[in-house]
A computed fold for a 94-nucleotide RNA from Chloroflexi bacterium HGW-Chloroflexi-8, annotated as c-di-GMP-I riboswitch aptamer.
It matches the Rfam family "c-di-GMP-I riboswitch aptamer". Rfam links the family to the GO term cyclic-di-GMP binding.
The coordinates come from a structure-prediction model, not an experiment, and the mean pLDDT is 86.
RNA sequence: GAUCGAUAAAGGCAAACCCGGUGAAAACCGGGGACGCAAAGCCAUGGGUCUACUGUUCUCUCGCUCAAGAGACUACGAUUGCCAGGCUGCCGAA
Numbered sequence: 001g002a003u004c005g006a007u008a009a010a011g012g013c014a015a016a017c018c019c020g021g022u023g024a025a026a027a028c029c030g031g032g033g034a035c036g037c038a039a040a041g042c043c044a045u046g047g048g049u050c051u052a053c054u055g056u057u058c059u060c061u062c063g064c065u066c067a068a069g070a071g072a073c074u075a076c077g078a079u080u081g082c083c084a085g086g087c088u089g090c091c092g093a094a
Base pairs, nucleotide, nucleotide: 004092005091012037013036017032018031019030020029021028022027035081041087042086043085045084046083047082048079049078050077055073056072058071059070060069061068
C1' cells in the first nucleotide's frame, strides 16, 4: 500500500413515528427521535420500483353536438437506507 472488517479505539449517519414547511403526487427539506448501517458519504450512469402535473386522432359512461366524469398508457419527476456500477474517506486486529 492492497485485500479484508474485530465484542478494538475515535467518531459518523439516522428508519418508523411526531411537528413545521415545499410539491399535483411520489417524495423531499428543517427540528425532535433511533430501526439499523463499515461507506446508510457523493453521483440518477444501467436496471428495478413509486407517482402521473403533462400528454395521448386511446377506451368507457353520459350523449343530438359540445362539454363533463371515470379508466388505460406515459417521466422530463422521485427513490443512492432496492440492486449494480463509478468516485472519495476514518481505524488497523486476524

Lineage of the source: Bacteria > Bacillati > Chloroflexota. The model forms 90% of the base pairs in the Rfam consensus.